[in-house]
Context: one part of a larger RNA
RNA sequence: GGAUGAACGCUAGCGGCAGGCCUAACACAUGCAAGUCGAACGGUAACAUAAGAGCUUGCUCUUGAUGACGAGUGGCGCACGGGUGCGUAACGCGUAUGCAACCUACCUUUAACUGAGAGAUAGCCCAGGGAAACUUGGAUUAAUACCUCAUAACAUUAUGAAUUCUCAUGGAUUUAUAAUUAAAGCUUCGGCGGUUAAAGAUGGGCAUGCGUCCUAUUAGUUAGUUGGUGAGGUAACGGCUCACCAAGACAGCGAUAGGUAGGGGGCCUGAGAGGGUGAUCCCCCACACUGGGACUGAGACACGGACCAGACUCCUACGGGAGGCAGCAGUGAGGAAUAUUGGUCAAUGGACGAAAGUCUGAACCAGCCAUGCCGCGUGCAGGAAGACGGCCCUACGGGUUGUAAACUGCUUUUAUAUAGGAAGAAACCCCCGGACGUGUCCGGGGCUGACGGUACUAUAUGAAUAAGCACCGGCUAACUCCGUGCCAGCAGCCGCGGUAAUACGGAGGGUGCAAGCGUUAUCC
Numbered sequence: 001g002g003a004u005g006a007a008c009g010c011u012a013g014c015g016g017c018a019g020g021c022c023u024a025a026c027a028c029a030u031g032c033a034a035g036u037c038g039a040a041c042g043g044u045a046a047c048a049u050a051a052g053a054g055c056u057u058g059c060u061c062u063u064g065a066u067g068a069c070g071a072g073u074g075g076c077g078c079a080c081g082g083g084u085g086c087g088u089a090a091c092g093c094g095u096a097u098g099c100a101a102c103c104u105a106c107c108u109u110u111a112a113c114u115g116a117g118a119g120a121u122a123g124c125c126c127a128g129g130g131a132a133a134c135u136u137g138g139a140u141u142a143a144u145a146c147c148u149c150a151u152a153a154c155a156u157u158a159u160g161a162a163u164u165c166u167c168a169u170g171g172a173u174u175u176a177u178a179a180u181u182a183a184a185g186c187u188u189c190g191g192c193g194g195u196u197a198a199a200g201a202u203g204g205g206c207a208u209g210c211g212u213c214c215u216a217u218u219a220g221u222u223a224g225u226u227g228g229u230g231a232g233g234u235a236a237c238g239g240c241u242c243a244c245c246a247a248g249a250c251a252g253c254g255a256u257a258g259g260u261a262g263g264g265g266g267c268c269u270g271a272g273a274g275g276g277u278g279a280u281c282c283c284c285c286a287c288a289c290u291g292g293g294a295c296u297g298a299g300a301c302a303c304g305g306a307c308c309a310g311a312c313u314c315c316u317a318c319g320g321g322a323g324g325c326a327g328c329a330g331u332g333a334g335g336a337a338u339a340u341u342g343g344u345c346a347a348u349g350g351a352c353g354a355a356a357g358u359c360u361g362a363a364c365c366a367g368c369c370a371u372g373c374c375g376c377g378u379g380c381a382g383g384a385a386g387a388c389g390g391c392c393c394u395a396c397g398g399g400u401u402g403u404a405a406a407c408u409g410c411u412u413u414u415a416u417a418u419a420g421g422a423a424g425a426a427a428c429c430c431c432c433g434g435a436c437g438u439g440u441c442c443g444g445g446g447c448u449g450a451c452g453g454u455a456c457u458a459u460a461u462g463a464a465u466a467a468g469c470a471c472c473g474g475c476u477a478a479c480u481c482c483g484u485g486c487c488a489g490c491a492g493c494c495g496c497g498g499u500a501a502u503a504c505g506g507a508g509g510g511u512g513c514a515a516g517c518g519u520u521a522u523c524c
Stems, first nucleotide, its partner, number of pairs: 001524004006520005013376006019369002021334001026332003030329003035076003040073002043069002047067003050063006083287003092212008102204002107200008115149003125138005155180011185192002213259003220250003225247008262284004266277004289310004312323004340366001342365003348362001349360004379410004389401002392399002415461006424451001429446008468513005473494003479508005489496002
């Protein structure tokens, strides 16, 4: 000099863009953060409508009849999105490759199919238990829930044959035979689905080489350990696991142990080489009160799922139960220190749905904070009697503050007031027309804005609403006086102060930055 997720002191007019618990992965009151589908199903608790009935004439009752829909069965989603950095020195990450050792829901393309039947169970109803959480028994009912049968190969398994690759074990392709294996319907009649197989796309799993902090005041480490055979297991290879056999494997090119730490793209600095760092944004990893093993599923060993154990908190009728903010806000605690218990789904994106739409603390916005960067303003021109004043100086003549002020003229960014007022929104969907053709495309019109009466524009008013902070001995730009007298104090280094202090304190003057300026901390 540059930099910062900064803090502190003094000060403070505005706007744009960004950033905002670095500490206790400490504990959490309250609200919200993952639902959706009635075009899968039985149904009808609430609301609205219709029809009917009753009468007290504006109310009651009945009918799932219609729009819809509480609770329930079923499907898809909840493995994404969002948070944090505890752990991890590791194939975790980065980079380059590989799987002759693999999986992939939804999506796209292609081919074939979508036949027949059976039994249950939620709900509802009845009867109980419990303070509650919840729960027991009986009867009964549906499905795209579950099950059986049929059909079926390019699927799977077994056996055979041919071709081809390889030094070989063996592999690949084609083909034959046998066995096994599937489905679900709904509809507003426009459509939407279901099953099997192949391919693609996407996402993941596994493996290999190289790179990846400090300590030798850590030198030996290792028995599933290293390898083999066989078996089991997995989507898949493999000591991944097990039985048996062999005795190996790693290590001074640092094994093992200990400490520290998420890694990278990047960011800061520097001429570079390098050094430091890993906030925000993006990719990967790990974690979800602590520990553990699993279920479901295409995918989890699952933040707002389940189970067990533990610590903690809460409720209780003492018998027993409930909970997990490292989601968004917010609270306490800790700390030098870090924000609102805000608005909207309008846009972008996601889940579900045929769609309308519903949900979405993702996201987009607004609020707070000079935390940073950038921009603007605090006026401009003239004006010498060089005014007054100065706890300014003085050789007492004057000098300086100083064109500074007063005064005259001008301007109006900003401010205040009034008026107008966006883009971000064209898609889905609806209507009309056309093309091909029978549900897609094209054209036209309509609908939709949280931010927000915001940005922006115009008019009016009037210099009106707006400057501080640090420093002035040298380094280092900027000097005198008074006070103090090795005292009080200053200080980054050298060093100032003991009676003429440009170094302490005050004043006048000056210098540097400027809505900031200084100090502290950290890095180059």

About this RNA
Model confidence (mean pLDDT): 85 of 100. Small-subunit ribosomal RNA, 5' domain from uncultured Flavobacterium sp., 524 nucleotides, folded computationally. The full RNA is in RNAcentral, with records from ENA, Greengenes and SILVA. The organism belongs to Flavobacterium, within Bacteria.